[in-house]
This is a predicted structure of a 378-nucleotide RNA (Bacterial RNase P class A) from uncultured Tropicimonas sp. It matches the Rfam family "Bacterial RNase P class A". Rfam describes the family as follows. Ribonuclease P (RNase P) is a ubiquitous endoribonuclease, found in archaea, bacteria and eukarya as well as chloroplasts and mitochondria. Rfam classes the family as a ribozyme. The coordinates come from a structure-prediction model, not an experiment, and the mean pLDDT is 77. It was read from a public genome assembly, where an Rfam model found it.
RNA sequence: GCGGAUGGCCGGAUGGCCGCGGGGCGUGCAAGCGCCGCGAGGAAAGUCCGGACUCCCUGGAGCAACGGUGCCGGGUAACGCCCGGGCGGGGAAACCCGACGGAAAGCGCCACAGAGAACAGACCGCUGCGUUCGCGCAGUAAGGGUGAAACGGUGGGGUAAGAGCCCACCGCGGGGCUGGUAACAGCCCUGGCACGGCAAGCCCCACCGGGAGCAAUGCCAGAUAGGACCUCCGCGGGGCUUGACCCCAGGGCCGCUUCAGCCCCAGGCAGGUCGGGUAGGCAGCUAGAGCACGCGGGCGACCGCGCGCGAAGAGGAAUGGUCAUCGAAGGGGUGCUGAGCCCUGGAACAGAAUCCGGCUUACAGGCCAUCCGCGCAU
Numbered sequence: 001g002c003g004g005a006u007g008g009c010c011g012g013a014u015g016g017c018c019g020c021g022g023g024g025c026g027u028g029c030a031a032g033c034g035c036c037g038c039g040a041g042g043a044a045a046g047u048c049c050g051g052a053c054u055c056c057c058u059g060g061a062g063c064a065a066c067g068g069u070g071c072c073g074g075g076u077a078a079c080g081c082c083c084g085g086g087c088g089g090g091g092a093a094a095c096c097c098g099a100c101g102g103a104a105a106g107c108g109c110c111a112c113a114g115a116g117a118a119c120a121g122a123c124c125g126c127u128g129c130g131u132u133c134g135c136g137c138a139g140u141a142a143g144g145g146u147g148a149a150a151c152g153g154u155g156g157g158g159u160a161a162g163a164g165c166c167c168a169c170c171g172c173g174g175g176g177c178u179g180g181u182a183a184c185a186g187c188c189c190u191g192g193c194a195c196g197g198c199a200a201g202c203c204c205c206a207c208c209g210g211g212a213g214c215a216a217u218g219c220c221a222g223a224u225a226g227g228a229c230c231u232c233c234g235c236g237g238g239g240c241u242u243g244a245c246c247c248c249a250g251g252g253c254c255g256c257u258u259c260a261g262c263c264c265c266a267g268g269c270a271g272g273u274c275g276g277g278u279a280g281g282c283a284g285c286u287a288g289a290g291c292a293c294g295c296g297g298g299c300g301a302c303c304g305c306g307c308g309c310g311a312a313g314a315g316g317a318a319u320g321g322u323c324a325u326c327g328a329a330g331g332g333g334u335g336c337u338g339a340g341c342c343c344u345g346g347a348a349c350a351g352a353a354u355c356c357g358g359c360u361u362a363c364a365g366g367c368c369a370u371c372c373g374c375g376c377a378u
Base pairs, nucleotide, nucleotide: 001374002373003372004371005370006369007368008367009366010365012326013325014324015323016322017321018320020039021038023036024035025034026033027032041349045360046359048358049357050356051355052354053213054212055211056210058260059259060258061257062256063255066209067208068207069206070205071085072084073083074082075081086100087098088097089096090095101204102203106202107201108198109197110196123144124143125140126139127138128137129136130135152170153169154168155167156166157165172191173190174189175188176187177186178185179184217283218282219281220280227274228273229272230271231270233268236248237247238246239245240243250264251263252262253261290309291308293306294305295304296303297302330344331343332342333341334340
């Protein structure tokens, strides 16, 4: 100097004038007026996860159904997220990715091609024998072919030619030792030298999980119809102080069981259909698992302590317009193809709506730091 990789920052600034929304203070009976300060994002997006909060399911325990996650150890309120590590894959490397438990619990699939696709198989070939020279029989699975994948790989011995047939190493199964919290790694012994892949097919195992959602929900005002119809079950027994009383039985409130609680017993609980009213106002609404700074602990995610701050809250939805100055990259001129100077130029994706923690997607241009590689000079 160039290329690659990882992490972070900016993505307009200042001033004047006019105009919006909330808040605070002052004044005013009020309407209003004056002053002060605040007013979109790193993703506000997608609605994919996890929650806080609100309501519903009668409560406790257990089971089932359904759904989610899936190596180990940590972080966190929690997570499918983040950090560190292991293994596997990509890459020359930095680094990046992983739907990463189980295939001997069971079921299922592997099209076509191919001889043969799970304990299968002989098309070409190789070898031996026979031969009427066309071929036939036997052996073989090392070589070739088909395929995404062919029932271990490389080398040697052996053989008629071959084959784990035998041997060495690798691999695989079994056993042991060492290191590590663990996932795993290394070493040693031994063995038949051997029955594939897919679980992002169903499934098995481990762990986790109720449902809706701020259009949740609560209050006020107001209005209507305290409406009509259908279905199911019981309409029994006992007590006494004789009652709108108590107890048992029965029905119901749960997918099931159990313990409890509650409702009902014909003027009914429960289930269902039709119909009517309301769509106004107020709250929820912004102080949070918050933010900034400093110190300490930790490889790190993060945690602890101290101190300070008060950072939009609309309600059909505000933050805008204009003027001036500065202003990155890029382009042009000058200059030595340098620095500098001059002119021009004027930055992407994109707008809160209950609020947080993440992930994912979009993003013109510029800047900073670290790492890997290549080249050159000293």